[in-house]
RNA sequence: GCCAACGACACGGGAGUCCGGUGCGCCGGGCUGAGAGAGGGGCACGAAGCCCCUGACCGUCGAACCUGAUCCGGAUCAUGCCGGCGCAGGGACGUCGCAUUUCUCUCAC
Numbered sequence: 001g002c003c004a005a006c007g008a009c010a011c012g013g014g015a016g017u018c019c020g021g022u023g024c025g026c027c028g029g030g031c032u033g034a035g036a037g038a039g040g041g042g043c044a045c046g047a048a049g050c051c052c053c054u055g056a057c058c059g060u061c062g063a064a065c066c067u068g069a070u071c072c073g074g075a076u077c078a079u080g081c082c083g084g085c086g087c088a089g090g091g092a093c094g095u096c097g098c099a100u101u102u103c104u105c106u107c108a109c
Base pairs, nucleotide, nucleotide: 001103006097007096008095009094011059012058013057016031017030018029019028020027021026038054039053040052041051042050043049065090066089067088071084072083073082074081
């Protein structure tokens, strides 16, 4: 000079697809994934959806996540499955503990 890794809280996030069952909600199973809805509550109901709280998980060396996008190519029973798009546009970037620490530099002996 610096405050890493880790932890807690705060903040920002997403929850798809296929098969079977079932008026819806939902239940069981398969796929990818860190996570695909674990617990509770509410709205809607000829509608096939939506919202809230909590939990798990992820997130600033910003592809966590959103937009473009009902996008393009490939694979798949199918999909935001893989790749492209993508030094495109956005995106939360706080506090404390650990810590008189770690790490580094300079000088003196």
Model confidence (mean pLDDT): 75 of 100. Predicted 3D model of a 109-nucleotide RNA (TPP riboswitch aptamer (THI element)) from Nakamurella silvestris. Its Rfam family is "TPP riboswitch aptamer (THI element)". Rfam's curators write: Vitamin B(1) in its active form thiamin pyrophosphate (TPP) is an essential coenzyme that is synthesised by coupling of pyrimidine and thiazole moieties in bacteria.